Predicted 3D model of a 596-nucleotide part of an RNA (large-subunit ribosomal RNA, domain I) from a Pseudomonadota bacterium.
Model confidence (mean pLDDT): 81 of 100.
RNAcentral holds the full RNA, with entries from ENA.
The organism belongs to Pseudomonadota, within Bacteria.
[in-house]
Context: one part of a larger RNA
RNA sequence: GGUAUACGGUGGAUGCCUUGGCGAGAGAUGCCGACGAAGGACGUGAUAAGCUGCGAUAAGCCUCGGGGAGCUGCAAAUAAGCUUUGAUCCGUGGAUUUCCGAAUGGGGCAACCUAUUUGGGGUAAUUCCCUAAGAUCUAUAUCUGAAUACAUAGGGUAUAGAAGAUAACCAGGAGAAGUGAAACAUCUCAGUAUCCUGAGGAAAAGAAAGAAAAAUAGAUUCCGUCAGUAGCGGCGAGCGAACGCGGAUGAGCCCAAACCAGAGAUUACUUAUGGCCUAUAUGCUUGUAGUUUCUGGGGUUGUAGGAUUUAGACAGAGCGAGGUAUAGCGAGCUCGAAAAGUGAUAAAUUCAUUUUAUAGUUGAGUGGUCCUGGAAAGGCCAGCCAUAGAAGGUGAUAGCCCUGUAAGCGAAAUAAAAUGAACUUUUUGGUCUAAGUUCCUGAGUAGGGCGGGACACGUGAAAUCCUGUCUGAAUCUGGAGGGACCACCCUCUAAGGCUAAAUACAAGCUCUCGACCGAUAGUGAACAAGUACCGUGAGGGAAAGGUGAAAAGCACUCCGAAAGGAGAAUGAAAUAGUACCUGAAACCGUAUAUCU
Numbered sequence: 001g002g003u004a005u006a007c008g009g010u011g012g013a014u015g016c017c018u019u020g021g022c023g024a025g026a027g028a029u030g031c032c033g034a035c036g037a038a039g040g041a042c043g044u045g046a047u048a049a050g051c052u053g054c055g056a057u058a059a060g061c062c063u064c065g066g067g068g069a070g071c072u073g074c075a076a077a078u079a080a081g082c083u084u085u086g087a088u089c090c091g092u093g094g095a096u097u098u099c100c101g102a103a104u105g106g107g108g109c110a111a112c113c114u115a116u117u118u119g120g121g122g123u124a125a126u127u128c129c130c131u132a133a134g135a136u137c138u139a140u141a142u143c144u145g146a147a148u149a150c151a152u153a154g155g156g157u158a159u160a161g162a163a164g165a166u167a168a169c170c171a172g173g174a175g176a177a178g179u180g181a182a183a184c185a186u187c188u189c190a191g192u193a194u195c196c197u198g199a200g201g202a203a204a205a206g207a208a209a210g211a212a213a214a215a216u217a218g219a220u221u222c223c224g225u226c227a228g229u230a231g232c233g234g235c236g237a238g239c240g241a242a243c244g245c246g247g248a249u250g251a252g253c254c255c256a257a258a259c260c261a262g263a264g265a266u267u268a269c270u271u272a273u274g275g276c277c278u279a280u281a282u283g284c285u286u287g288u289a290g291u292u293u294c295u296g297g298g299g300u301u302g303u304a305g306g307a308u309u310u311a312g313a314c315a316g317a318g319c320g321a322g323g324u325a326u327a328g329c330g331a332g333c334u335c336g337a338a339a340a341g342u343g344a345u346a347a348a349u350u351c352a353u354u355u356u357a358u359a360g361u362u363g364a365g366u367g368g369u370c371c372u373g374g375a376a377a378g379g380c381c382a383g384c385c386a387u388a389g390a391a392g393g394u395g396a397u398a399g400c401c402c403u404g405u406a407a408g409c410g411a412a413a414u415a416a417a418a419u420g421a422a423c424u425u426u427u428u429g430g431u432c433u434a435a436g437u438u439c440c441u442g443a444g445u446a447g448g449g450c451g452g453g454a455c456a457c458g459u460g461a462a463a464u465c466c467u468g469u470c471u472g473a474a475u476c477u478g479g480a481g482g483g484a485c486c487a488c489c490c491u492c493u494a495a496g497g498c499u500a501a502a503u504a505c506a507a508g509c510u511c512u513c514g515a516c517c518g519a520u521a522g523u524g525a526a527c528a529a530g531u532a533c534c535g536u537g538a539g540g541g542a543a544a545g546g547u548g549a550a551a552a553g554c555a556c557u558c559c560g561a562a563a564g565g566a567g568a569a570u571g572a573a574a575u576a577g578u579a580c581c582u583g584a585a586a587c588c589g590u591a592u593a594u595c596u
Base pairs, nucleotide, nucleotide: 001595002594003593004592005591006590007589008588009587015581016546017545020517021516022514023513024512025511026510027509029506030505032164039100040099041098042055043054044053046078047077050074051073061094062093064091065090066089070082071081072080105114106113107112116133117132119130120129121128136162137161138160139159140158141157142156143155144154169200170198171197172196173195174194180187184234211216221248222247223246224245225244231239232238252498253497254496255442259297260296261295262294263293264292265291266290267289268288269287274285275284276283277328278327279326280325281324282323302476304441305440306439308436309435310434311433312432313431314430316335317334318333319332322329336428337427338426339425340424341423349422350421351420352419353418354417355416356415357414358413360409361408362407366382367381368380370379371378383400384399385389391403392402393401447471448470449469450468451467452466453465454464457483478493479492480491481490482489533540534539553580556567557566558565559564
């Protein structure tokens, strides 16, 4: 030095475990912010570095409920205290809430510097302390006010709003490439990724100038099917409907215009022939027509509808403006009756009841002097409950020991929903019929040319929709569509607007589940983790779990400077000693045997 055996060291695999993750489902909810948010800095404890909580009232203050014996967070220990006059703890509501941050008096290298004014305090006086206000933009109102006379620009004040944040879902505006086509250019990927703007709990869409086909149906949205069909396509790769049918849900409305009335501006004509509701009488007196603006009424559709004039039919009562009298007409008001409603069609609030949420609460039923063991929940014997044999814990495996579970019960306060009432609005005051008249029914619009885009549809025979540019109608005997275009026929009524539900998503909250992981896995993170550390910065980004049932965490003695060890003690176990469960291999030793 090799080999073998035994015993160790080192090391941290494996097994077992789980505080943490991953995924899915259901429900509620979908917030926040100038009343200063989200997110932070700095403070705050008797002792206090980190986390958590909180804010100079600082691990907390008040109120109302719950709860019932201990408490002063993670987290020991000591000290000092609190608590049945109900603490700690849990929930509702409130108070406080430094500084930064949209950050907003001004400035600034975020958490800092610094001035003015109002009110108050303080000093002999200045310094000083507390409190409040003031950023910008928009809208409205109002006060002022240049060049420049009126004005306007500009300036000031008051009131209201905005800003910033936000996981995905939604709408709009911009908009790729890797890729596929076995290369590549049309095409595809894809209107995807990404960026920007805006909103809501959903958004968007939406009450036919639609879909059809000789029959119809009747807003929108979503699902299934139609159907990988009809089509589109260097007819390549690929892209890819609709009608119809079956379901979810279900809801319809308001303006513009004609016309009437009133008010304002303006133009023309006119002073009695006009006007003051009509007729007569009387009295008073700037009136008529056009254009235009505002307000109120009216009106809202396609078998066309409405306006307007006349006639007719039906419909409660009373009062009644309109110079005065009589007779009529009659805007409007009151009562009664009817209907509807704040989640669209107008809109605000309060109350009551019920339900739900935010603390909780009641809750059945087993023993053994037995056996093993450190320990019984295991074995043996004998019982019980069950609308509860889900689960977790307890010194091994417990329906009956504990927490619970099934099933019930419960709220002072706040919030949400439903119902009802108050209340509000509408109708009755108008509606319907017939006839006539002409008036209205969304214009730089529809359509067309050129160039693009969207439609499953790549310019094609290319309808339909949008529009950059140039043009440019008709007016109901009107207009649009039915996939070039024309005729017939059919359907619809553009150029204004609102609209719940069925649908999408899940950051945060609650509950449940898993042929999901089990510490090199599962989140990057089971631990002081977006921490330590790296980087000027954007950014990158770890490692690290397990004593034991209980610290009972080794008093005391000995060796040693200590570390460490030998006894003793605890414990079932100490080769379980906080370098702690199990403790593989590589690697390093000691002893014995054997070989050289």